[in-house]
RNA sequence: AACGUACAAGGGCAAACCCGCCGAAAGGCGGGGACGCAAAGCCUCCGGUCUGCGGGAUCGGUCAGAUUCAUCAGAUAGCGGGGUUGCCGUC
Numbered sequence: 001a002a003c004g005u006a007c008a009a010g011g012g013c014a015a016a017c018c019c020g021c022c023g024a025a026a027g028g029c030g031g032g033g034a035c036g037c038a039a040a041g042c043c044u045c046c047g048g049u050c051u052g053c054g055g056g057a058u059c060g061g062u063c064a065g066a067u068u069c070a071u072c073a074g075a076u077a078g079c080g081g082g083g084u085u086g087c088c089g090u091c
Stems, first nucleotide, its partner, number of pairs: 002090003012037002017032006035078001041084003045081003048076005055069005
C1' cells in the first nucleotide's frame, strides 16, 4: 500500500419498537432493546431522498383558511459517491 475469502482474540456500534426530553416537521438526544454493520468512527464537498415554522406564488373582496414552489432553511454520514482518521487479520 492492497484486500476482508478463511481462522482467532479483545471487543465496538446499534435498526424497528417502547419510555422520557427537544423540535413546527423531517428528525435529534438520553435510557431500554438488537435488524444489521469492518469504518454503522468523524466531515454535508457532490448527487439523491425527506421536512416546510418562516418565505414566495395562486385562490379567497378582506380576514380566517386552502393549494403550490424550493432561489431558501433544515434533516439524513444506517441512501450513494468523496474527504479524513483508525482496530485485528491475510498477502